[in-house]
Context: one part of a larger RNA
RNA sequence: CUGGGCGUAAAGGGUUCGUAGGCGUCUUGCCAAGUUGAUCGUUACAGCCACCGGCUUAACCGGUGAUCUGCGAUCAAAACUGGCGAGAUAGAAUAUGUGAGGGGAAUGUGGAAUUCCUGGUGUAGCGGUGAAAUUCGUAGAUAUUAGAAAGAACACCAAUAGCGAAGGCAGCUUUCUUGAUCAUUACUGACACUGAGGAGCGAAAGCAUGGGUAGCGAAGAGGAUUAGAUACCCUCGUAGUCCAUGCCGUAAACGAUGUGUGCUAGACGUUGGAAAUUUAGUUUUCAGUGUCGCAGCAAAAGCGUUAAGCACACCGCCUGGGGAGUACGACCGCAAGGUUAAAACUC
Numbered sequence: 001c002u003g004g005g006c007g008u009a010a011a012g013g014g015u016u017c018g019u020a021g022g023c024g025u026c027u028u029g030c031c032a033a034g035u036u037g038a039u040c041g042u043u044a045c046a047g048c049c050a051c052c053g054g055c056u057u058a059a060c061c062g063g064u065g066a067u068c069u070g071c072g073a074u075c076a077a078a079a080c081u082g083g084c085g086a087g088a089u090a091g092a093a094u095a096u097g098u099g100a101g102g103g104g105a106a107u108g109u110g111g112a113a114u115u116c117c118u119g120g121u122g123u124a125g126c127g128g129u130g131a132a133a134u135u136c137g138u139a140g141a142u143a144u145u146a147g148a149a150a151g152a153a154c155a156c157c158a159a160u161a162g163c164g165a166a167g168g169c170a171g172c173u174u175u176c177u178u179g180a181u182c183a184u185u186a187c188u189g190a191c192a193c194u195g196a197g198g199a200g201c202g203a204a205a206g207c208a209u210g211g212g213u214a215g216c217g218a219a220g221a222g223g224a225u226u227a228g229a230u231a232c233c234c235u236c237g238u239a240g241u242c243c244a245u246g247c248c249g250u251a252a253a254c255g256a257u258g259u260g261u262g263c264u265a266g267a268c269g270u271u272g273g274a275a276a277u278u279u280a281g282u283u284u285u286c287a288g289u290g291u292c293g294c295a296g297c298a299a300a301a302g303c304g305u306u307a308a309g310c311a312c313a314c315c316g317c318c319u320g321g322g323g324a325g326u327a328c329g330a331c332c333g334c335a336a337g338g339u340u341a342a343a344a345c346u347c
Base pairs, nucleotide, nucleotide: 004318005317006316008300012315014201015200016199017198021194022193025088026087027086028085029084030083031082033081034080035077036076037075038074039073040072041071042070049065050064051063052062053061054060091191092188094186095185096183097182103177104176105175106174108172109171110154114150115149117147118146119145120144121143125136162169163168206247207246208245209244210243211242215241216240220236221235222234223233258314259313260312261311262310263309266292267291268290269289270288271287272286273285274284275283276282296303297302320347321346322345329340330339331338332337
């Protein structure tokens, strides 16, 4: 290097865009770089191998041949790859039209609840737990009622339902806006796929500056429990959670399943469109989203047109456990730390 793999055994990059590279539909003409054939040259001697021969044999030696799979030149072939040219439309893109959506950004606004504050009614408890206590309350709490304020989150609808590349997205309104689906013809004419580096996005926590702070609540304090209790339970409570701007760049970032394309029985749900008809909870079809299941696959459980089946293209990754996702170095970061990434030793 070839060979084997990656849902759960080691192994799919968090995700998208995209450079180089790899790879790429159908028809036709030319070229002949790759490719194939023929001829010539070269491929030192020795050695290896085959045969013959010489030392009494062998080792050893001599001769002839084969081999030298490579490289170069010339001639030829034109299927495939490649190059140049012409054309095509099934891949891809665009235009037009319809309808769906918690897709994104900004603005305004609504009600319930909670807490605090003020007034009224009202009186001795409230609260909390397995049971209690800390806490709160005769300076009038809890409860109830009227008003006012604040911040955060949006019950029902709500759904293996929708949208988004992923992270993720949910009260309502308005404005701006991305993407996908379906249908019809038209148009461009391979413009495609993947993608090392690179770039963008990327939950929560955390960091910086400035705001905000109702509830919840790391740390912290107290009460319990307990042999102890730096916990589980209870009462408080700071950072944080929220907003703006900038960092961080990680997660069981999971479908533990890379992206794209084609092919391979069906059945039953459901979302969005289209067509037809006998108008029926009907049929057909496209794109999603689920349950079961044939063939096939799999160590099994299971997967099964949304594949983990059959294939192709490209990328990423794995190679016994620990040491270790660590040390050192490098790059990034304000820091926390992140990315890249060993070895000794040991079993």

A computed fold for a 347-nucleotide part of an RNA from an uncultured bacterium, annotated as small-subunit ribosomal RNA, central domain. It matches the Rfam family "Bacterial small subunit ribosomal RNA". Its mean pLDDT, the model's own confidence on a scale to 100, is 88. The RNAcentral record of the full RNA draws on ENA.